Predicted 3D model of a 1524-nucleotide RNA (small-subunit ribosomal RNA) from an uncultured prokaryote. The RNAcentral record of the sequence draws on ENA.
[in-house]
C1' cells in the first nucleotide's frame, strides 16, 4: 500500500513492496579472480591412500642381479650388491592433527571467579650427578599344531629392555619439637631422628688407544611456560492438560579410592534434602564467538573459520601411558558384511578420493610435500589425503566484455491505423575507427627462506683445524610455461530472462468466450479480455533472470522501548485473606540497590573506523576503536532497603445520637383465591378474534352465613432505604451485622491490593422428610392451521412453600475490578449536624455522608463519559490477541446425576466484527394528498359478435411488445401490392449509389416462348452544351472485369434518438459559511399555512438552480377597429338576407380591458392564510390545453431513422407467381349489439358544432324497393358540395312473450371498389331468426357541462372502422368522512437489507469429499518396578598347582604368576505397569460443497418482541414451553 461497507470512521485478521541463503527446479549462458560445496540414512561400504620415525639404544641379517674360479654342465663356492632390505627388542609418537552433531537441557557452554584440595611427556632457566653388579627374553635355529587367522615346545644372545647394592637432601613419608600467618578448616618455615633413585649410555675428534672438552641423551631437586583435571556464583528451549519428587536420598563419624575436595564407595548414626523464584516427569536440542534481519530494543539462526563439549558399527569393560577408558589399539556381548578345508576366522570411511542407497539436492577414486604446521632423528632425511595446488559447479560475491562515432530516403519488413499517418527507428544497411575477452606466437616473474654443500674471515671459545657465530658460491616450485608483457589478424567468437488491471515501472491488436486458461491478496474469462494464449510493442533487471523453500522486516499483530479490556477479542458472580507487589512525616546509622572513578578480564577471526597490497573491486594485510558484560577496589549518601527512634495526618478504639424492606428465629393479623357445609334462587355459567373441550337440573354460575387449608403481604411506594453481591418489602418480640453524624479523648503506619486457599452466591435441578390454596413445564382434550408437536382456551403433574444436605452457574449488567489524590458548575433527593431568625412549623445559608438528573475542561472510533469518569496520575489483582472448528474434544479435579472448573488441535474463510451516514424498507409511529376508500352514476366478468393476445395447427400462420406501464398494441386501414414468411421459378456489379475502360443519345414500337420475372426479336430516331470540326462535356442505356452495393440477418445487455412509467408527484440539487476525524449534515429541520419546498415567522445559516406558480394557446364578459363569402334592427325588395342597403346586432379575426383576496368583517403572531360578504360576465389556479425537476425501471424499440462490433456475399442480397400473415377442441384482454315499456315501430316535426373536398367534394333531375347507376349545375370553398344531424317533440299501434325484444347464423338475388373479392372485401334486398329475459367470484371509469346517452365529422384508405382522433346535442345523482384498501409526499423511530423485504436467513434430511474424535482390539516406539541369569573386566580374597634376578643358616623365604571364590555388571529373559505412535469392522459431531427436499426459527412490533457463557422437561427440524 491492498483487502470486510453503497460510502465512513475505528478494531481485526490475511496479503504485497525490503534483505537473506550451504539452497533446489525452469528457461538461457561468453572470461576472470576470491569463497563455497550430503542441510537427508550417526545408512551401507568394493579399491587406494590418511602415523610414523630412530642403526648416533640393541642383536640379527638376505635376495634378484652383476664379477671371479670350479663343475659330473644339475650346479656350486667366494667377492660386489650390503651392514642394504627386512622382521625383530627398545625409545619417541600414536592422546596431536582430520571427522561428525548422534547423543546431551548438563557445571554440556558462555562470563566470572577459587584450587589454603590437584596433576603437567617434550620446552626454557637455575642447582647437583651420571658409581657398581646381575639375571633374562625376542628375532634366530629345531621340531610341530592349523584350511587359515594364529599358534606350542625345545636351544641361543643383545641393549638407553629388566632387576638388586652403594651415594645424596634443599625432595618425599613417619615422628615429636618449634616460629609466623590465617578465613580458626589450615597454610608457610626452622632444626632432629629413620626409609626411599640414577643408563661407567651413544657419538664426534685419533692411524690407534687413554686424557681431556664438546654434542646427543639420562637422574634428583626446584622455578618458569604450556596444557589439563576438580569446585563455586550466573546466564542459557518448551510444556502445569507433568504438582509432589528423593533412601545413598541430605548430613555426620570412621574408613577405602583419586593426581585431587567429596555419599565418589562402604559401614554406622541422624531424619534429612529439594519444589509454585516451577522440583519431579515429558518433548525438542551440542553450546558460545559469530551470522541474517531490524532506525533500535528485539526476533530468527549455530553451514563454511574459530573457542569448548561429546562421538567414533550399537552396548559395556579396562590395559598401556604425562595424558585415553582411546576414530585408522585390546578384550567381551550384539547386530551385520566377508573368507573357510564348516573345525574356526577376518572387519568397521561421522580420515582424503570414491561407490550403492535415500533424496529437490551437494564435487576428482587428481598433482606435490616446492611453502606453512606436525611426528621421529644429532642430522641428512623419512612420514604427512594436515596442508598446498589442480579438476568440477553461475552455488554465491566482485570485475570485465559482448564494441565506439556517424548515418533519414525516417529504406525494406513486421506491427497498428481515424488509410492521413504512426512505431520497431540512429535502429539497420553504408561510412569512419578501436581492440578489452577469447585465438594465435614470442617473452616470462614473485612465491627461496632455511638444511645441507663448499669456502672466506681466524674473530670468540677449545687442547682441537671440531662445535657455535658472520659472509661469498651451489643446490630446491606441485601449481606451471601459470600470472603478467609483448606482437597479429578480424566487428569478427558472446544476450537472455521475467513483467505489463491496481498494489506496481511498463499497452496494443488478434484467438478463445465461465470452455482452455490465470491468479501473491483483490480477482480476470459467460462474443469488443490492457488480467487467458499468440504477435507487435513497452517496462525491469542482466549472464544472469524468474518460481518454490526458508529467516528477519514491514507487524505498535504479545507492546521494556511500545498496545489494550462500558458497546469491537477483554473485568473473576460477590467478598474475607496467607504468601508476594506496593507503602505516611521526622531524625540517625548503614551502603544491599543506585551513582562515579579506577583495575583486571572481555581469545583470534569477523562487524566499524584509519592505513596499505593484489590493474578496480570482490579478497588479504597492519593498526585502532568498539565489545553497552562480569569481577575486584576507591568513594558519594539524596532515593529505594535495612536497622532503631519519634510523631499524627493513613488506619483503627472509646463516647453521645438519630435513619433503615440488613440477617436469624419465634409469634399475630387482615383482605383474596379455591374447598367443604347450610341457606336463598334457575337455566345457564365458563371461555374466545369466533367458537369448541369444560361445569350445571344429581341445582351450576351468582348471592348469604360458616368452617378448613396453603400461599403471598393491595393502598404507603418514591431514578426512596438497607446489603459485600446474590437480594431484602403486613406486625410485634428476641438474638445479631453494617454504614452515618457530632465532639473530645486514646493507639501510633497497625496501611492498599492480592496468585492458591476459604466463605457467601438468583432462578433452575438432584436426595431424604414434609405440605400443597393458587400458579403451572410434561402429559391430556378443544380449537387455529396446507400441516400446527406451538402461539389461545379447557384440564393437570412434578415443580414452586418448609426442615435437613448437595448444586455453583446467569445479559450474576453499570455488559465499567478495587484503593488514594487532584479536577467548573447547576439542579433534585435521603440520613445527620451547624448558623441567622422565628411563640412555632416552614423558608434561607452552610458541613459530612449516600443516591439521581444536566452540563464544562478533558478524554472517546464514534454513540458517550463527565467530582458516583470512560478526565489527570500513581499502586496491586483478572483477562484479551482474526472468524468459525468451540467453550468442544482428550486428559485432570469437582458432583448422587444433570453437569461444573480447566481447555486445545486438525481442518477451513478473507473476512467475523464496533460506532455512525445515506438510502430503501416494516403486518413501527405521526401529518398530509389522490375517484384511493366511503357515497352515487354506469359498466365488465354471463350471451352473439368484431378486434388482439396466448395455445395448438401448418410449408409458413413474418416479427416485435409480457404485472400496473403487452393483449382495438407498432398496424391512420395484410385480396395483389404492402409483406419482413413459406413453395416454386429465375438472376448474380446485383433492384438502388460512386469511379474507371469502350460502345451506343434518350426514347418509342413489334414477333416467339413463358404463371410472371425474364429471354429473344423487328421497325423508327437521333437531341443539348462547346467546337481549332478530329472530338469533347452532361443526362440516359446497355457490355466486361473490379473496388464495391444490398441485409426488416443478431446483438436495445454495445449504443445514439425517440418513447413509455412512477407523475404534473412536489420534490432533486448547488455555492459560500458553519458543524462533525470523515461518509455525511446544516441550508430542505420546526411552528403555521398551500394544489404546490406555495408563502409567513423562526432558527448557523445566506443565497442560487432546475422543478411549482406565471408568461403561451383555446373557452368565458367587455372596448375598439375592420366588414366578404358572415350578420339583418331600423328603410326598401324577394319564394329567400334573394337583391339595394346598413355596420347597430349575431360571427368573424387583429388590438386591448378585466380577477389583484383590490373592498368590507371574522379568525390567525400587527404574519402568511383562511371563513364569510358585497360588487361583477367570472372570485380565490374561473374551466380546459400545452408544459414532465433529478433521477427508477441494463423498461421498450438495431422491423421508423442512424450507429459500434459481429454475420451471409451464385446469398440471410435482389425479381416473379402462387400461398400464408384471415387456421380452431380452447383461455384471456378490449369493444360493439342485445336482453326491452325512461322501450321497439310507424308518420309527421325542430335544433348543432366541428371538419374534408380537382386523381376530390357532387346538388338539382331520370331510374332502381335499396345498395346504387345516369346525367351534370357549382365549388380549389364563411360563396358550391358532403349534410337529412340523433336523441328530443307530437301522433299512432305493440302490452311483458324468448315478443312487433334481439338481432347472430344460414339461404338467395344483388351493388360498388378493384387487373383480380375463391381462400379473403365492404355495402343493398328478401327469406331464415341462434344465444340472450341483467350476468358467479371478482373488477373498472367517473366529482360538472362531469358520468350517462345522442348522433356528426377526420385521417389511414382504389375498397374496407364496433377502432382511434375530434365535434356538438341533451345532461343527473353523490362525497358523512379518511377507520380500513390502493398508491404517493414529509418528518420520526427500528433494522443483521444495499442485486435494498420479489430483501436477508436459521437447522433437520438425501448425496460427494475432507480433518477429526470413540471404539472390541492389534501392532511398533520408549520408560518403570520386581526377578532369573550373568561375557569379559577392575578391586577384594583364597592360592594346594607353577615360579629367572632378592635374602638365605641352601632346607627354604620373600615376592610374583595361572587358577578358584566373591561384590559389582552389559546383552539377554520372565512378569507386571506407565506414556506415546500407527491401525480397526462400527460410531459421533464438525467443515466445505450445483439451483436438492422440509419447514420459516432470526432481522421490522420479522407478524408469540428478542437475549442469557442460566436451568429443566417436551419436538421432524429450525424451535416451543415453564422459572427467574
Nucleotide at each position: 500500500a491492498g483487502u470486510u461497507u453503497g460510502a465512513u470512521c475505528c478494531u481485526g485478521g490475511c496479503u504485497c513492496a525490503g534483505a537473506a541463503u550451504g539452497a533446489a527446479c525452469g528457461c538461457u549462458g561468453g572470461c576472470g579472480g576470491c569463497g563455497u560445496g550430503c542441510u537427508u540414512a550417526a545408512c551401507a561400504c568394493a579399491u587406494g591412500c590418511a602415523a610414523g620415525u630412530c642403526g648416533u639404544a640393541c642383536g640379527u641379517g638376505a635376495a634378484a642381479g652383476u664379477c671371479u674360479c670350479c663343475u659330473u654342465c644339475g650346479g656350486g663356492a667366494g667377492g660386489c650388491a650390503a651392514g642394504u632390505a627386512a622382521a625383530g627388542u627398545g625409545g619417541c609418537g600414536c592422546a596431536c592433527g582430520g571427522g561428525u552433531g548422534a547423543g546431551u537441557a548438563a557445571c554440556a557452554c558462555g562470563u566470572g571467579g577459587a584450587u589454603a584440595a590437584u596433576c603437567u611427556a617434550c620446552c626454557c632457566g637455575a642447582c647437583a650427578a651420571u658409581c657398581u653388579g646381575g639375571g633374562a627374553u625376542a628375532a634366530c635355529a629345531u621340531u610341530u599344531c592349523g584350511a587359515a587367522a594364529g599358534g606350542a615346545a625345545u636351544g641361543c644372545u643383545a641393549a638407553u629392555a629388566c632387576c638388586g647394592a652403594a651415594u645424596a637432601a634443599g625432595c618425599u613419608c613417619a615422628c615429636g619439637g618449634u616460629g609466623u600467618c590465617u578465613u580458626c578448616g589450615g597454610a608457610c618455615g626452622c632444626a632432629g631422628u629413620g626409609g626411599g633413585a640414577a643408563a661407567a649410555g651413544g657419538u664426534g675428534u685419533u692411524c690407534g688407544g687413554g686424557c681431556c672438552u664438546g654434542c646427543c641423551g639420562u637422574u634428583c631437586u626446584u622455578g618458569g611456560a604450556u596444557g589439563a583435571g576438580c569446585c563455586c556464583a550466573u546466564g542459557c528451549a518448551c510444556c502445569a492438560u507433568u504438582a509432589g519428587c528423593u533412601u545413598g536420598u541430605u548430613g555426620g563419624u570412621a574408613g577405602g579410592g583419586u593426581a585431587a575436595a567429596g555419599g565418589c564407595c562402604u559401614a554406622c548414626c541422624a531424619a534429612g534434602g529439594c519444589g509454585a523464584c516451577g522440583a519431579u516427569g515429558g518433548u525438542u536440542a551440542g553450546c558460545u564467538g559469530g551470522u541474517c534481519u531490524g532506525a533500535g530494543a528485539g526476533g530468527a539462526u549455530g553451514a563454511u573459520c574459530a573457542g569448548c563439549c561429546a562421538c567414533a558399527c550399537u552396548g559395556g569393560a579396562a590395559c598401556u601411558g604425562a595424558c585415553a577408558c582411546a576414530c585408522g589399539g585390546u578384550c567381551c556381548a550384539g547386530a551385520c558384511u566377508c573368507c573357510u578345508a564348516c573345525g574356526g576366522g577376518a572387519g568397521g570411511c561421522a580420515g582424503c578420493a570414491g561407490u550403492g542407497a535415500g533424496g529437490a539436492a551437494u564435487u576428482u577414486u587428481g598433482c606435490g610435500c616446492a611453502a606453512u604446521g606436525g611426528g621421529g632423528g644429532a642430522a641428512a632425511c623419512c612420514c604427512u589425503g594436515a596442508c598446498g595446488c589442480a579438476g568440477c559447479a553461475a552455488c554465491g560475491c566482485c570485475g570485465c566484455g559482448u564494441g565506439a562515432g556517424u548515418g533519414a530516403u525516417g529504406a525494406a519488413g513486421g506491427c497498428u491505423u481515424u488509410u492521413g499517418g504512426g512505431u520497431c527507428g540512429u535502429a539497420a544497411a553504408g561510412c569512419u575507427c578501436u581492440g578489452u575477452c577469447a585465438g594465435u606466437a614470442g617473452g616470462g616473474a614473485a612465491g627461496a627462506a632455511a638444511u645441507c654443500g663448499u669456502u672466506u674471515a681466524u674473530a670468540g671459545u677449545u687442547a682441537a683445524u671440531a662445535c657455535c657465530u658472520a659472509g661469498g658460491c651451489g643446490u630446491u616450485g606441485a601449481c606451471g610455461g601459470u600470472a603478467c608483457c609483448u606482437a597479429c589478424a578480424a566487428a569478427g567468437g558472446a544476450a537472455g530472462c521475467a513483467c505489463c488491471g491496481g498494489c506496481u515501472a511498463a499497452c496494443u491488436c488478434c484467438g478463445u468466450g465461465c470452455c482452455a486458461g490465470c491468479a501473491g491478496c483483490c480477482g480476470c474469462g459467460g462474443u469488443a479480455a490492457u488480467a487467458c494464449g499468440g504477435g507487435g510493442g513497452g517496462u525491469g533487471c542482466a549472464a544472469g533472470c524468474g518460481u518454490u523453500a526458508u529467516u528477519c522486516g514491514g507487524a505498535a499483530u504479545u507492546a521494556u522501548u511500545g498496545g489494550g479490556c462500558g458497546u469491537a477479542a477483554a473485568g473473576c458472580g460477590a467478598g474475607u485473606g496467607c504468601a508476594g507487589g506496593c507503602g505516611g512525616u521526622a531524625u540517625u546509622a548503614u551502603a544491599a540497590g543506585u551513582c562515579a572513578g579506577a583495575u583486571g578480564u572481555g581469545a583470534a577471526a569477523g562487524c566499524c573506523c584509519g592505513g596499505g597490497g593484489c590493474u578496480c573491486a570482490a579478497c588479504c594485510c597492519c593498526g585502532g576503536a568498539a565489545g553497552u558484560g562480569c569481577a575486584u577496589u576507591u568513594g558519594a549518601a539524596a532515593c529505594u532497603g535495612u536497622a532503631a527512634u519519634a510523631c499524627u495526618u493513613g488506619a483503627g478504639u472509646a463516647u453521645g445520637g438519630g435513619a433503615g424492606a440488613g440477617g436469624a428465629a419465634a409469634g399475630u393479623g387482615g383482605a383474596a383465591u379455591u374447598c367443604c357445609u347450610g341457606g336463598u334462587g334457575u337455566a345457564g355459567a365458563g371461555g374466545u378474534g369466533a367458537a369448541a373441550u369444560u361445569c350445571g337440573u344429581a341445582g351450576a354460575u351468582a348471592u348469604c352465613a360458616g368452617g378448613a387449608g396453603g400461599a403471598a403481604c393491595a393502598c404507603c411506594a418514591g431514578u426512596g432505604g438497607c446489603g459485600a453481591a446474590g437480594g431484602c418489602g403486613a406486625c410485634u418480640u428476641u438474638c445479631u451485622g453494617g454504614a452515618c453524624c457530632a465532639a473530645u479523648a486514646c493507639u501510633g503506619a497497625c496501611g492498599c491490593u492480592c496468585a492458591g486457599a476459604c466463605u457467601c452466591g438468583a432462578a433452575g435441578g438432584c436426595g431424604u422428610g414434609g405440605g400443597g390454596a393458587g400458579c403451572g413445564a410434561a402429559c391430556a382434550g378443544g380449537a387455529u392451521u396446507a400441516g400446527a408437536u406451538a402461539c389461545c382456551c379447557u384440564g393437570g403433574u412434578a415443580g414452586u412453600c418448609c426442615a435437613c444436605g448437595c448444586c455453583g452457574u446467569a445479559a450474576a449488567c453499570g455488559a465499567u475490578g478495587g484503593g488514594c489524590a487532584c479536577u467548573a458548575g447547576g439542579u433534585g433527593u435521603c440520613g445527620c449536624g451547624g448558623g441567622u431568625a422565628u411563640u412555632g412549623a416552614c423558608c434561607c445559608c452552610u458541613g459530612c455522608g449516600g443516591u439521581g438528573c444536566c452540563a464544562a475542561a478533558g478524554c472517546u472510533a464514534a454513540c458517550g463519559c463527565a467530582u458516583u469518569a470512560a478526565g489527570u496520575a500513581c499502586c496491586c489483582c483478572g483477562c484479551c490477541u482474526g472468524g468459525g472448528g468451540a467453550g468442544u474434544a482428550c486428559g485432570g479435579c469437582c458432583g448422587c446425576a444433570a453437569g461444573a472448573c480447566u481447555a486445545a488441535a486438525a481442518c477451513u474463510c478473507a473476512a467475523a466484527g464496533g460506532a455512525a451516514u445515506u438510502g430503501a424498507u416494516g403486518g413501527g409511529g405521526g401529518c398530509c394528498c389522490g375517484c384511493a376508500c366511503a357515497a352515487g352514476c354506469g359498466g365488465u366478468g354471463g350471451a352473439g359478435c368484431a378486434u388482439g393476445u396466448g395455445g395448438u395447427u401448418u410449408a409458413a400462420u413474418u416479427c416485435g411488445a409480457c404485472g400496473c406501464a403487452a393483449c382495438g398494441c407498432g398496424a391512420a386501414g395484410a385480396a395483389c401490392c404492402u409483406u419482413a414468411c413459406c413453395u416454386g421459378g429465375a438472376u448474380u456489379u446485383g433492384a438502388c449509389a460512386u469511379c474507371c475502360u469502350g460502345g451506343g443519345a434518350a426514347u418509342a414500337u413489334u414477333u416467339u416462348c413463358g404463371a410472371a420475372a425474364g429471354a429473344u426479336u423487328u421497325u423508327a430516331g437521333u437531341g443539348c452544351c462547346c467546337u481549332u470540326c478530329g472530338g469533347u462535356g452532361a443526362a440516359c442505356u446497355g457490355c466486361a472485369a473490379g473496388a464495391c452495393a444490398g441485409g426488416u440477418g443478431c446483438u436495445g445487455c454495445a449504443u445514439g434518438g425517440c418513447u413509455g412509467u412512477c407523475g404534473u408527484c412536489a420534490g432533486c440539487u448547488c455555492g459560500u459559511g458553519u458543524c462533525g476525524u470523515g461518509a455525511g449534515a446544516u441550508g430542505u429541520u420546526u411552528g403555521g399555512u398551500u394544489a404546490a419546498g406555495u408563502c409567513c415567522a423562526g432558527c448557523a445559516a445566506c443565497g442560487a438552480g432546475c422543478g411549482c406558480a406565471a408568461c403561451c394557446c383555446c373557452u368565458g364578459u367587455c372596448u375598439u377597429c375592420a366588414g366578404u363569402u358572415a350578420c339583418c334592427a331600423u328603410c326598401a325588395u324577394u319564394a329567400a338576407g334573394u337583391u339595394g342597403g346598413g355596420g347597430a346586432c349575431u360571427c368573424u379575426g387583429g388590438a386591448g380591458a378585466u380577477a389583484c383576496u383590490g373592498c368590507c368583517c371574522c379568525g390567525g403572531u400587527u404574519a402568511a392564510c383562511g371563513g364569510g360578504g358585497a360588487g361583477g360576465a367570472a372570485g380565490g389556479u374561473g374551466g380546459g390545453g400545452a408544459u414532465g425537476a433529478c433521477g427508477u425501471c441494463a423498461a421498450g424499440u438495431c422491423c421508423u431513422c442512424a450507429u459500434g462490433g459481429c454475420c451471409c456475399u451464385u446469398a440471410u442480397a435482389u425479381c416473379c407467381a402462387g400461398g400464408g400473415c384471415u387456421a380452431c377442441a380452447c383461455a384471456c384482454g378490449u369493444g360493439c349489439u342485445a336482453c326491452a315499456a325512461u322501450g321497439g315501430c310507424g308518420u309527421g316535426u325542430a335544433c348543432a358544432a366541428a371538419g374534408g373536398g380537382u386523381c376530390g367534394c357532387a346538388a338539382a333531375c331520370c331510374c332502381g324497393c335499396g345498395a346504387g347507376g345516369g346525367u351534370a349545375a357549382g365549388c380549389c370553398a364563411a360563396u358550391c358540395c358532403c349534410a337529412u344531424a340523433a336523441a328530443g317533440c307530437a301522433c299512432g299501434c305493440c302490452u311483458c312473450a324468448g315478443u312487433u325484444c334481439g338481432g347472430a347464423u344460414u339461404g338467395g338475388a344483388g351493388u360498388c371498389u378493384g387487373c383480380a373479392a375463391c381462400u379473403c372485401g365492404a355495402c343493398u334486398c328478401c327469406a331464415u331468426g341462434a344465444a340472450g329475459u341483467u350476468g358467479g367470484a371478482a373488477u373498472c371509469g367517473c366529482u360538472a357541462g362531469u358520468a350517462a346517452u345522442c348522433g356528426c365529422g377526420g385521417a389511414u384508405c382504389a375498397g374496407c372502422a364496433u377502432g382511434c382522433c375530434g365535434c356538438g346535442g341533451u345532461g343527473a345523482a353523490u362525497a358523512c368522512g379518511u377507520u380500513c384498501c390502493c398508491g404517493g409526499g414529509c418528518c420520526u423511530u427500528g433494522u443483521a437489507c444495499a442485486c435494498a423485504c420479489c430483501g436477508c436467513c436459521c437447522g433437520u434430511c438425501a448425496c460427494a469429499c475432507c480433518a477429526u474424535g470413540a471404539g472390541a482390539g492389534u501392532u511398533g516406539a520408549u520408560u518403570g518396578u520386581a526377578c532369573c541369569a550373568g561375557a569379559a573386566g577392575u578391586c577384594g580374597u583364597c592360592g594346594g598347582g607353577c615360579u629367572a634376578a632378592c635374602c638365605u643358616u641352601c632346607g627354604g623365604g620373600a615376592g610374583g604368576c595361572a587358577g578358584g571364590c566373591g561384590c559389582c555388571u552389559a546383552a539377554g529373559g520372565u512378569a507386571u505397569g506407565g506414556u506415546u505412535g500407527a491401525u480397526a469392522a462400527u460410531u459421533a459431531g464438525g467443515g466445505u460443497g450445483a439451483a436438492g427436499u422440509c419447514g420459516u426459527a432470526a432481522c421490522a412490533a420479522g407478524g408469540u418482541a428478542g437475549c442469557c457463557g442460566g436451568u429443566u422437561g417436551g419436538g421432524g427440524a429450525a424451535c416451543c414451553a415453564g422459572c427467574g